[in-house]
RNA sequence: GCCCUUGUAGUUCAAUGGAUAGAACCGUGGACUCCUAAGCCACUGAUGCAGGUUCGAUUCCUGCCAAGGGCA
Numbered sequence: 001g002c003c004c005u006u007g008u009a010g011u012u013c014a015a016u017g018g019a020u021a022g023a024a025c026c027g028u029g030g031a032c033u034c035c036u037a038a039g040c041c042a043c044u045g046a047u048g049c050a051g052g053u054u055c056g057a058u059u060c061c062u063g064c065c066a067a068g069g070g071c072a
Base pairs, nucleotide, nucleotide: 001071002070003069004068005067006066007065010025011024012023013022018055027043028042029041030040048064049063050062051061052060
């Protein structure tokens, strides 16, 4: 330098064009308990960035950024 893959919550993963982006763990609060833990109830929190296509984009296209891999 060229090619490929990936980027979603603090972490690990779903959602492949359609209604409000969902789950587990973590965290916070509540109730319970003499106290703590476990279990129970509730809550918080995310689409790497910028454009484009579309009635509608996490999803499709382009560029950039970051991580990983291959060739030279």
Predicted 3D model of a 72-nucleotide RNA (transfer RNA) from a bacterium. Rfam family: tRNA. From the family's description: Transfer RNA (tRNA) molecules are approximately 80 nucleotides in length. Rfam classes the family as a transfer RNA. The sequence was found in a public genome assembly.